[in-house]
Molecule: transfer RNA
Organism: Candidatus Xiphinematobacter sp. Idaho Grape
RNA sequence: GCGCGAUUAGCUCAGUGGUAGAGUACUUGCUUCACACGCAAGGAGCCACAGGUUCGAUCCCUGUAUCGCGCA
Numbered sequence: 001g002c003g004c005g006a007u008u009a010g011c012u013c014a015g016u017g018g019u020a021g022a023g024u025a026c027u028u029g030c031u032u033c034a035c036a037c038g039c040a041a042g043g044a045g046c047c048a049c050a051g052g053u054u055c056g057a058u059c060c061c062u063g064u065a066u067c068g069c070g071c072a
Stems, first nucleotide, its partner, number of pairs: 001071007010024004018055001026042005048064005
């Protein structure tokens, strides 16, 4: 330098055009002498960034950034 893949909650990941979810973690309450486990409730995202297509974009297209793999 070229090709491919990834980027979504603190972390690990779903979501393939129509109001963004799960597990785990976190907070509060119940339980306990206390902790853990368990039960109940709750908060947390301008979906890496910019532009384009569309009535409408996490999703499609282009570019940029970071990371990984391969080729040279």